[in-house]
Molecule: c-di-GMP-I-GGC riboswitch aptamer
Organism: Gemmatimonadaceae bacterium
C1' cells in the first nucleotide's frame, strides 16, 4: 500500500410516525433501526424520481386534462473525484 475480524473506540441511520419547508420529486428537526468500512463530501458520466413554470394538443372553458421538458431532485443505484478512523488475518 493493498486490505476489511463475531477487534476496539466510536460513526451513520431504511422503513414508518409526529413536525416543518417545498408545486412535486424531495430536504430539514424529533422519534425509529433495515442495514452501511466511506451509508463522509462532491450531481462530472451513466441511470432512476419529479414537472410549479414554460411548449404542444384537447377542451365540457376549469382551480380542466394529457403528453414533453430541469433550470429542482437522489450520493442508501453504479463508477469517476475529494478527504477520512481503526489494524487481526493474509
Nucleotide at each position: 500500500c493493498g486490505c476489511g475480524a463475531u477487534a476496539a473506540c466510536g460513526g451513520c441511520a431504511a422503513a414508518c410516525c409526529c413536525g416543518u419547508c417545498g408545486a412535486a420529486a424531495g430536504g430539514c428537526g424529533g422519534g425509529g433501526a433495515c442495514g452501511c468500512a466511506a451509508a463522509g463530501c462532491u450531481a462530472c458520466g451513466a441511470g432512476g424520481c419529479u414537472a410549479c413554470a414554460g411548449c404542444g394538443c384537447a377542451g365540457u372553458c376549469a382551480g380542466u386534462g394529457c403528453g414533453c421538458c430541469a433550470u429542482g431532485c437522489c450520493a442508501g443505484u453504479c463508477g469517476g473525484g475529494c478527504c477520512g478512523c481503526c489494524g487481526a488475518a493474509c